The prediction has a mean pLDDT of 82. A computed fold for a 72-nucleotide RNA from a Defluviitaleaceae bacterium, annotated as transfer RNA. It was read from a public genome assembly. It matches the Rfam family "tRNA". By type it is a transfer RNA. The source organism's lineage runs through Bacteria, Bacillati, Bacillota, Lachnospirales and Defluviitaleaceae.
């Protein structure tokens, strides 16, 4: 350099072209406990970037960034 694969809240993880982007740990906030701790309720929070096809795009093509494997 070349192939392949992968990037989604803090993390980890789903989603197979269309209703609010699910769940789980965390984290606020309230019950409960004499407190913390379990435990119940209930909120907040995310699709790398840049362009293309599409009536529509996390999802399909393209370059870029980062990673990870693998040939040289």
């Nucleotide at each position: 350099g070349g192939c392949u694969c992968g990037u989604u809240g803090g993390u980890c993880a789903a989603a197979c072209g269309g209703u609010u982007a699910a769940g789980a740990c965390a984290c606020g906030g309230c019950c409960c406990u004499u407190u913390c701790a379990c435990g119940g309720c209930u909120g907040a929070g995310a699709c790398g970037g840049g362009g293309g096809u599409u009536c529509g795009a996390u999802u399909c093509c393209c370059c870029c960034a980062c990673g990870a494997g693998u040939c040289a």